Background: The RNA shown here (transfer RNA) has 85 nucleotides and comes from a Candidatus Peregrinibacteria bacterium. Rfam family: tRNA. Gene Ontology term of the family: triplet codon-amino acid adaptor activity. Taxonomically the source falls in Candidatus Peregrinibacteriota (Bacteria, Bacteria candidate phyla). The prediction has a mean pLDDT of 80.
RNA sequence: GGAGAGAUGGCAGAGUGGUCGAAUGCGCACGCUUGGAAAGCGUGUGAGGCGCAAGCCUCCACGGGUUCAAAUCCCGUUCUCUCCG
Numbered sequence: 001g002g003a004g005a006g007a008u009g010g011c012a013g014a015g016u017g018g019u020c021g022a023a024u025g026c027g028c029a030c031g032c033u034u035g036g037a038a039a040g041c042g043u044g045u046g047a048g049g050c051g052c053a054a055g056c057c058u059c060c061a062c063g064g065g066u067u068c069a070a071a072u073c074c075c076g077u078u079c080u081c082u083c084c085g
Stems, first nucleotide, its partner, number of pairs: 001084007010026003018068001027045006046059005061077005
C1' cells in the first nucleotide's frame, strides 16, 4: 500500500429500516429469606443537557447523506483485529 471483519449502557452481547436508549447475561443498589452469611427470589439500575419538580431533549466510534422514519442503507474519517504484498 491492497482486501476483509468489527466499534452498541459499568462489562459482555443480541438487535441489520418502524411500537428500540435498546433484549439477555454479569455487575451494582435496596428488599425478602437466614441466627448470620452464601445461594435463591423480587424490584430498580446507561450517559450528557435543561428544569424547583413532574418531565423534556440529545446520544449506537466520529462527521455527513438517503428516507415519512436510520444503531440498521450509502459516503468520508478515526481506532481495533485478520489476511495479502